[in-house]
């Protein structure tokens, strides 16, 4: 850079001990009934493998992920109103 996806799903575990939701701004939330992080565990099925050879299945390997839509807004449009539509940006995978 290209393509696809992004409202589903995933712990009453152990250690740890104050932050976290990517950055900026504005909101709104989570958190001593335990944040980040580490380990274990789990979810998913993009790629590989295996089975089937049509859909598909499996979950061994490579990633990814495990509050809230990518938490919401930021740009454009629309509605009586709305988490309505689109773009941008971002994330993940494959090339």
């Nucleotide at each position: 850079c290209u393509u696809a996806u992004c409202a589903a799903g995933a712990g009453u575990g152990a250690c740890a001990g104050a932050g976290g939701g990517g950055a900026c701004a504005g909101g709104c939330c989570c958190u001593g009934u335990g944040a980040a992080g580490u380990c274990c565990g789990g979810c998913a099925a993009c790629c590989u493998g295996c089975c089937a050879a049509g859909c598909g299945g499996u979950a061994a390997g490579g990633u990814g992920c495990c509050a809230a839509a990518u938490c919401c807004u930021g740009c454009g449009g629309g509605u009586a109103a709305c988490g309505c539509c689109g773009a941008a940006a971002g994330a993940u995978a494959a090339g």

This is a predicted structure of a 95-nucleotide RNA (SAM riboswitch aptamer (S box leader)) from a mouse gut metagenome. Of the family's consensus pairs, 94% are formed in the model. RNAcentral holds the sequence, with entries from MGnify. Its mean pLDDT, the model's own confidence on a scale to 100, is 86. It matches the Rfam family "SAM riboswitch aptamer (S box leader)". From the family's description: The SAM riboswitch is found upstream of a number of genes which code for proteins involved in methionine or cysteine biosynthesis in Gram-positive bacteria.